[in-house]
Context: one part of a larger RNA
RNA sequence: CGUUGAAUUUUGAGUAGAUCUUUCCCUAGUACGAGAGGACCGGGAAGGACGAACCUCUAGUGUACCAGUUGUCAUACCAAUGGCAUUGCUGGGUAGCUACGUUCGGUUUGGAUAAACGCUGAAAGCAUAUAAGCGUGAAGCCGUCUACAAGAUUAGAAUUCGUUAUCAGACUCCUUGGAGAUGACAAGGUUGAUAGGCUGUAUGUGUAAGUUUGGCAACAAAUUUAGCAGAGCAGUACUAAUAUGUCG
Numbered sequence: 001c002g003u004u005g006a007a008u009u010u011u012g013a014g015u016a017g018a019u020c021u022u023u024c025c026c027u028a029g030u031a032c033g034a035g036a037g038g039a040c041c042g043g044g045a046a047g048g049a050c051g052a053a054c055c056u057c058u059a060g061u062g063u064a065c066c067a068g069u070u071g072u073c074a075u076a077c078c079a080a081u082g083g084c085a086u087u088g089c090u091g092g093g094u095a096g097c098u099a100c101g102u103u104c105g106g107u108u109u110g111g112a113u114a115a116a117c118g119c120u121g122a123a124a125g126c127a128u129a130u131a132a133g134c135g136u137g138a139a140g141c142c143g144u145c146u147a148c149a150a151g152a153u154u155a156g157a158a159u160u161c162g163u164u165a166u167c168a169g170a171c172u173c174c175u176u177g178g179a180g181a182u183g184a185c186a187a188g189g190u191u192g193a194u195a196g197g198c199u200g201u202a203u204g205u206g207u208a209a210g211u212u213u214g215g216c217a218a219c220a221a222a223u224u225u226a227g228c229a230g231a232g233c234a235g236u237a238c239u240a241a242u243a244u245g246u247c248g
Stems, first nucleotide, its partner, number of pairs: 001151001005161006014148004020048007032037001050105005058099004065092005070085006110142002116136004169247003173189005194240003197236005203229003210223005
């Protein structure tokens, strides 16, 4: 820009992907075979690689979380803190993101066939699967499965709203994140829980500071499963999503 108003829900022309495989058990030590050996058909179980989704478990990360600790500087000093040293180093670790983790998938059958195997059957009184005609038959082909998909210009369909009105609707703008390079997408914009704050809580760390007691002291104990805390969950309009504007 088109599809000749808009919103929502869709059909599927077409495109892409997947459709993989091993071992063991039963049938059965059966059929077969002198024996050695050893099945078809059919049924079941456990895996491998590959793929998708997810974070309950396990594990990793987790640079504005918690604790320990070395050197040094600063807050006048003690104590308590803060800065720097790879996040100074070390031990843990929520959310999120991950795999080494968990769950799931390649199922079921259908159609037309290849090689191959047949039925009926003449030319050619026989024979012949073929000449007319009719079948069986593969991990392969077309479907079945998954995803996208009406720029499929043949531009589709359904429902609802609107059709001259400062209309239906959309955008700008703003608060944001299950989204994200930017657009876009998604949740919201006071008729509001969208983000921040606050409150509670899950969870993490591991028992704060101060004070008291014991010890010459280092330190230990009690107060105290404390104190502190980022993303999780819930509540709460305190703050900010105001007021306008544009297209139609």